RNAcentral holds the full RNA, with entries from ENA. This is a predicted structure of a 690-nucleotide part of an RNA (large-subunit ribosomal RNA, domain II) from a Verrucomicrobiota bacterium. Rfam family: Bacterial large subunit ribosomal RNA. Rfam links the family to the GO terms ribosome and structural constituent of ribosome. The prediction has a mean pLDDT of 85. The organism belongs to Verrucomicrobiota, within Bacteria.
[in-house]
Context: one part of a larger RNA
RNA sequence: GUCCGCGAGUCACGGUGUGUGGCAAGGUUAAGGCCUUAUGGGCCGGAGCCGUAGCGAAAGCGAGUGCCAAAUGCGCGUUUAGUCGCAUGCCGUGGACCCGAAGCCGUGUGAGCUACCCAUGACCAGGUUGAAGCGAGGGUAACACCUCGUGGAGGACCGAACCCGUGGCCGUUGAAAAGGCUUGGGAUGAGUUGUGGGUUGGAGCGAAAGACUUAUCAAACUCGGUGAUAGCUGGUUCUCCUCGAAAUAACUUUAGGGUUAGCCUGCAGGAUUGCUCGUCGUGGAGGUAGAGCACUAAUUGGACUAGGGUCCUUACCGGGAUUCCGAAGCCAGUUAAACUCCGAAUGCCACGUCAGACACCUGCGGAGAUAGACUGUGGGGGAUAAGCCUCAUAGUCGAGAGGGAAAUAGCCCAGACCGCCAGCUAAGGCCCCCCAAUCCGGUUAAGUGCGUAAGGAUGUGAGAUCGCAAAGACAGCUAGGAUGUUGGCUUAGAGGCAGCCACCAUUUAAACAGUGCGUAACAGCUGACUAGCCAAGUGGUCUCGCGCCGAAAAUGAACGGGACUAAACCGGAUGCCGACGCUGCGGAUGCCAUUCUGAUUCGUCAGUGUGGCGUGGUAGAGGAGCGUUCUCUAUGAGCUGAAGGAGAAGGGUAACCGACUCUCGAUCGUAGAGAAGUGAUUAUGCGGAC
Repeated sequence: GUCCGCGAGUCACGGUGUGUGGCAAGGUUAAGGCCUUAUGGGCCGGAGCCGUAGCGAAAGCGAGUGCCAAAUGCGCGUUUAGUCGCAUGCCGUGGACCCGAAGCCGUGUGAGCUACCCAUGACCAGGUUGAAGCGAGGGUAACACCUCGUGGAGGACCGAACCCGUGGCCGUUGAAAAGGCUUGGGAUGAGUUGUGGGUUGGAGCGAAAGACUUAUCAAACUCGGUGAUAGCUGGUUCUCCUCGAAAUAACUUUAGGGUUAGCCUGCAGGAUUGCUCGUCGUGGAGGUAGAGCACUAAUUGGACUAGGGUCCUUACCGGGAUUCCGAAGCCAGUUAAACUCCGAAUGCCACGUCAGACACCUGCGGAGAUAGACUGUGGGGGAUAAGCCUCAUAGUCGAGAGGGAAAUAGCCCAGACCGCCAGCUAAGGCCCCCCAAUCCGGUUAAGUGCGUAAGGAUGUGAGAUCGCAAAGACAGCUAGGAUGUUGGCUUAGAGGCAGCCACCAUUUAAACAGUGCGUAACAGCUGACUAGCCAAGUGGUCUCGCGCCGAAAAUGAACGGGACUAAACCGGAUGCCGACGCUGCGGAUGCCAUUCUGAUUCGUCAGUGUGGCGUGGUAGAGGAGCGUUCUCUAUGAGCUGAAGGAGAAGGGUAACCGACUCUCGAUCGUAGAGAAGUGAUUAUGCGGAC
């Protein structure tokens, strides 16, 4: 891992609803007792409990009573249904659906490991160094001191045993739940070690690491309290049918939990056109979008000007000037969530009309949910960032399958009762993959299509407008492009061309007091301008369409692929394809209405046919069933083969039922009731087999 088996809302008591039954202004016994065919049944037993009257704190009064001096007032009552069983939903108290802690407390067991201590023993090859002391000699006044010898000290040195475990390699489902090899530290000491003994769980022991106390230590192990508790995680077992949520508000030592409300469901009742959605109409409240500047603020320019600055004048008073600043008011132009002289569309409220597809209200039983997500729109926060955070509003997902978007909860289309080898459509598509058009008119040349900005550009198509042009334009070629003059100034020089000033006149077809290059300055080249040759268009600006560049990332990845110049883009026409949508045919079922039949406690119920509207579904509410084990009653099957096992025709809407065949060898069905140890692909479930 697979298979088989086991494995989770139970029981007791109390409460509260519902269903059903008995009795009913009453209902009912408890303990206990008697009888008995005795884990059972029958009969007593009225103590007690609930109800029949309430109100008040109470005295108390009583269909009333309390408040009060009092009440025509207010509160709670009065106009009647209960009670005892059984079944069942839910709640409470209990382990209370099951499994799961880390932990807390108590009684004990441990120092054969390890920590420290006590007692008594044992062990440390070999080599080296050479302290004190002592002796001798020297030396001193005497010491001191020096030298040589002797001596054998040391948490001394080197290094085996022994103890340890520094670095490296290996080992890492190991040879080993800590090792092997190599290297290394100590090795007469605070040394190592044998044996016996001692100290322990909030305690020991600790040269101190929270270390160690039997592979366990920030409180050992064992058993018990114990089914501790777990607002947490996981799991929770057959079927079908009806309805079907929420992810919000308030409060919460509250935020991943709760309580109440909102939203779901079941039952009962109500009212009847009540109530809701929709159509139309009437009447309302309002200050958003927009707009505006009348207020409050902000704000640009102008003229005007109080006041101020500076300058001039002045003994003082004062006067004058000003291309300075400038309040208020004026003109023109603007801005605002916390501005408004204005002011919608929607939405909202009330009433009425129509229509009927949807329901509404009240009470009670049962919930779940209170982590939401994205998209469009209106806002706030952020950076007019985020698959961002947070409101509002609508939709979808959640709980929604199907078709489209290559794939793709939240986008587009569309809401799946079941069946059909029938038809029509939606979104989206129609060259091939791949069902359906190789349709029409334009555009694009970039594989743009098939990812992007500011910005850039004789890309190309369409339009508008302004010039020039057969009196010859534009481009090209040929020729001219002169004179006063080297204009004046400046300058070393300045001759069209460093710079400043002026920019005239003449000859002309035309030619600048010179457009650019160039020279030291000239020169030289060229342009403007003119003529000729040529021959028909040529130049500028603006708008729109489609393209181009801008365009750098890690496997090759920006049409789904092939491929496409239409199979791209824009516009248009007619067809077709395309879904679990719609239609057709058959069937099932819920609700409503109704025909007929039967029953009836006259409320209705069951069956049958017809018509209408429905039948996606998580949490969840409600309903109806299937199967398993056992009990009772009735009735059956079975050695001519029960149960069980392996298959299986066939039947049923499902759980399931099942003739028959093989196997097996003694029990097992059916019907009506009843009771549950009653249903397993999941709990890193438990046991077994492989």